[in-house]
The prediction has a mean pLDDT of 79. The RNA shown here (TPP riboswitch aptamer (THI element)) has 104 nucleotides and comes from Brevibacterium picturae.

Formats: sequence, structure tokens, C1' cells
RNA sequence: GGCAAUGACAUGGGGUGCCUCGUGAGUAUGAAGCGAGGCUGAGACAACACCCAUCGAACCUGAUCUGGGCCAUACUAGCGAAGGGAUCGUCAUGGUUGACUUCG
Repeated sequence: GGCAAUGACAUGGGGUGCCUCGUGAGUAUGAAGCGAGGCUGAGACAACACCCAUCGAACCUGAUCUGGGCCAUACUAGCGAAGGGAUCGUCAUGGUUGACUUCG
């Protein structure tokens, strides 16, 4: 000096669904919105919290998709060797390797 790994900082990207009840709502039908609870998950109260950043399944399209489950839902498997998608950043740590110099 190069390469890769891990971490931190800065910068950037992303998602926020499903079900039940209450309110809305005065006789009957009755929506959006608001509130509470439940399910899965890292995250479902837009929290600078969580996740991801090319070694890219974080996330989007396909998708009002297909199979299996569930009260219901990207709940789960496929789709997926598919197509897109945001650091060509700085520092530190130890590792590996090359050149030069010094000593033995």
C1' cells in the first nucleotide's frame, strides 16, 4: 500500500397490515374518522424506533397470483438462478498479502 471481515459514525432507502369491540349514530339502514383490545413479526402509535444499503428477499412489481392454514391478514410455502431497488463515504479493530528500509 492492496484485499476481505467485524463494529462505529455520517449519509441514504423502506414498511406500518388483519380481526373484534366502542364511538360516530336520536326510530331503521349506515360509511369515513377517532379510541381500546387481539394476531404475526425486528418493526403494525411516522418511533429518528426497527430493518436494509450492491456479498443488495430491507422494500416494490408480478398480485384482486397459486397451494396450505386462520376469526382474518404476505400467517406460511411457492413465485425467486424473475424484474427493479438506497454508500464508488470516513474511522477503528484484529486478519491476510505485496513492496521498500533497518537489524541479526
Record summary:
The model forms 100% of the base pairs in the Rfam consensus.